[in-house]
RNA sequence: AAAGCGGGUGGUCUUAUCGCUGCUCUUAGAGUAGAGGAAAGUCCGAACAGCACAGAGUGCCCUACUUCUUAACGAGAAGCGACAUAGCCAAUGGCUGUGUUAGAGCCAGUGCCACAGAAAAUUACCGCCUAAGUCUACUUAGGUAAGGGUGAAAAAGUGCGGUAAGAGCGCACUCCUUUGUUAGGCAACUAGCAAUAGAGGUAAACCUUAGGGGCUGCAAAACCAAAUAGGCUAACGUUUGAGGGUUACUCGCCCAAAGUUAGCGGGUAGGUUGCUAGAGGCUUGCCGUGAGGCAGGUCCCAGAUAAAUGAUAAGAAUUUGCGCAAGCAAAUACAGAAUUCGGCUUACAAGCCCGCUUUUUUU
Repeated sequence: AAAGCGGGUGGUCUUAUCGCUGCUCUUAGAGUAGAGGAAAGUCCGAACAGCACAGAGUGCCCUACUUCUUAACGAGAAGCGACAUAGCCAAUGGCUGUGUUAGAGCCAGUGCCACAGAAAAUUACCGCCUAAGUCUACUUAGGUAAGGGUGAAAAAGUGCGGUAAGAGCGCACUCCUUUGUUAGGCAACUAGCAAUAGAGGUAAACCUUAGGGGCUGCAAAACCAAAUAGGCUAACGUUUGAGGGUUACUCGCCCAAAGUUAGCGGGUAGGUUGCUAGAGGCUUGCCGUGAGGCAGGUCCCAGAUAAAUGAUAAGAAUUUGCGCAAGCAAAUACAGAAUUCGGCUUACAAGCCCGCUUUUUUU
């Protein structure tokens, strides 16, 4: 320097004419504002509104290392542990960097571990040892799990003794787990010492444990107006309570001192609020490793309702290609508010910035 990968940022601008919606005014008119970082998905959390507030049990759902941030979260920040990987070193290990992590429990129980292999949680293919036989390396019976083979893994490792041959069978040392204790850390944990009993993996397998969860959602709800034949029929019911409410179900409780449900038939259905001044934006300083917090200054930046936020024209900007140059041509992504906010997930052109890998050139 180029290419590739990953992450962040970014999300073109100006003028003129005409048009649309909201707000304000001196209301023929004038001024001013007008779709995003994801407005998408509807996966979470909340604000807000309404219902209930008498719970209990069972179920269902969510979370799962520690500390912190936040209105809260299944989100985020930092750290610890485990695993992987690159480099280095005093090299059976350790250190540094980067990445992943759905990170409680496998002696509560039940499952699963393909193929290969004798066998995948107590198994014997080869082998080893003992005895016998029709005895020269073959057969039978017994013992064995140290050696070999298969495999991701054969159920802690090494050494010594012991044994017919072996085996934690015994001993010594080491590793992991557990318990106690010392030091450091808010903690998860880290390092050391001692003792005892143990040892496959898998819970984004069923499950267990601990903690948490009231429901519905702006089509929530509140108000005004209008209209009516509160008619007819049937069933159930009126304290022996139909029906409804209470997250799903059960029990309990509450409303109902009388209606409820279903069908047939008739009338009305238009508006206002909710509706945008906020857990708000921008900016400065301080605190904090950081997410973020505190304080000051400043700004008001859509509220439509079948749905406005645009159209035309002329340029500019950036990138690419061609060209000696002048210049010519092309392209400019993903995509449109509907109660609001904080996260997560997905889509995304150019340009700019950072990191990693590879190649090339120069010194």
This is a predicted structure of a 363-nucleotide RNA (Bacterial RNase P class A) from a Cytophagales bacterium. Taxonomically the source falls in Cytophagales (Bacteria, Pseudomonadati, Bacteroidota, Cytophagia).